[in-house]
Molecule: transfer RNA
Organism: Symbiobacteriaceae bacterium
RNA sequence: GGGCGACUAGCUCAGUUGGUUAGAGCGCCUGCCUUACAAGCAGGAAGUCGGAGGUUCGAGUCCCUCGUCGCCCA
Repeated sequence: GGGCGACUAGCUCAGUUGGUUAGAGCGCCUGCCUUACAAGCAGGAAGUCGGAGGUUCGAGUCCCUCGUCGCCCA
């Protein structure tokens, strides 16, 4: 230098052919339970979906570009 893949909550990830509310598990917070802790039960917080731009009535999803990481080729 070229090709491919990934980037979504603190962490690991899902998200269907672009469609009406952006989710799960673990973790965190509060309450219940307990002498207490753990477990269990109930509730809650946490996201500019890596950045910018574009297409569209509508974008996590499509296009372009930049960034970070990984793999391959040279």